[in-house]
RNA sequence: CGAGAGGGUUGGGGAGACGCCGUCCGUCCGGCUCAGCCGGCGGGCGGAGGAAAGUCCGGACUCCACAGGGCAGGCCACUGGGGUGAUCCCAGCGGGGGCGACCUCGGGAAAGUGCCACAGAGAAUAGACCGCCGAUGGCUCGGGCACUGCUCGAGCUCAGGCAAGGGUGAAACGGUGGUGCAAGAGACCACCAGCGGCUGGGCGACCAGACCGGCUCGGCAAACCCUGGUUGGAGCAAGGCCAAAUAAGAAGGCGAUCGAGGGCUGCCCGCCCGAGCCUUCGGGUAGGCCGCAUAGAUGGAUGUCUUCCCUUGACAGAAUCCGGCUUACAGGCCCUCUCGCGCC
Repeated sequence: CGAGAGGGUUGGGGAGACGCCGUCCGUCCGGCUCAGCCGGCGGGCGGAGGAAAGUCCGGACUCCACAGGGCAGGCCACUGGGGUGAUCCCAGCGGGGGCGACCUCGGGAAAGUGCCACAGAGAAUAGACCGCCGAUGGCUCGGGCACUGCUCGAGCUCAGGCAAGGGUGAAACGGUGGUGCAAGAGACCACCAGCGGCUGGGCGACCAGACCGGCUCGGCAAACCCUGGUUGGAGCAAGGCCAAAUAAGAAGGCGAUCGAGGGCUGCCCGCCCGAGCCUUCGGGUAGGCCGCAUAGAUGGAUGUCUUCCCUUGACAGAAUCCGGCUUACAGGCCCUCUCGCGCC
C1' cells in the first nucleotide's frame, strides 16, 4: 500500500423567524362549583432513537386463579462461570468451512416406532442389471482301465456360487494393500478409521495412548418419541380513586279520613287523584384524576420556512417502565488482528 476479520463509536452543524406540547413563574386579564381550578397574555426551562421497530425472551407493576402431589401441553438443551432471570453475556470443548484473522453448528438414532422422493437389481435382518466363476451337481464329446462301472481331460453355462469391478443415487452395509479362492468375500493378516474397554490428563465438555476386545453398527429427532431442566393465566383499554344520573338493597324520619305527596297554580282558597314520600348510605354510568416517567398525550406535541458551512446527511419516529436479543441502516472516526506485495 492492497485485500480482509473482530469490536467500539457517531448518526450533519451554526444562526434567525413563525408555530406545537409539557412544566415553572408572573399577571391592575376573563370565567367558575373560589385555600383552588380552567382559559388568555408575558417570560424562563424541557421536548424521539440507536434502533423509539419486531414484540422474540426475561423482569418490575397490576388483576384473576391457586392445600399438597402427579399427568398432559408449551419452551429450552455441548461444558464451566456470571446474572433476579432468559431463546442473555463471558470463557472453553467438539463437528464443519476459511491459507489465515475468524465464522458457523451443538442432548439421545446402540430404547422403540416411523420415513428415506427420483433413479436403481437393491435404501437397512440389503441386493444381483451388466459382470466374474461354474469348484460341486447335470448334459455332451474324447482318452485310459477293461466294463451295466470307475477315472482323467475338454466343452455347454442348465442348476448353482460371488459381490471384486461397472452402473444408479444425497446416501449402496468400513478404507488401502496382501493372503486366499473356481471366482470372490473381515474368510484371514497388516496398517488406518470407527465403536467399547483400560491407562494417563482436565472441575468439566473432552483430549492423548505404541495397550486390549469383538469385527463395522447408514441418514432424519425442524417425525413420533426418550432423557434432563423450566413453565398458572391475562396484560396499562392492566388496575385503582373521586363521582352528576339510574335500578336493586340498607338505615332513619314523616304518613294512610288527625291525608304524606302529586295535578290545575306566581301565591292563597278551592276541586281532583291519593299510599306512599323525604333524607342519608349504597351502587358507579357520563365525566375527571391517578397509574405516568428530568419528552409524554388520549382532538394523541416534537413542525414549517429563510440563510450560511461541510464530507450534501442512511434506517427510521415514543404510548406503563427496565434489561436482553433480533431485524433495518448512507457516510465518517477509533482500536486490535490476519493474508499478500514493496521498501528500510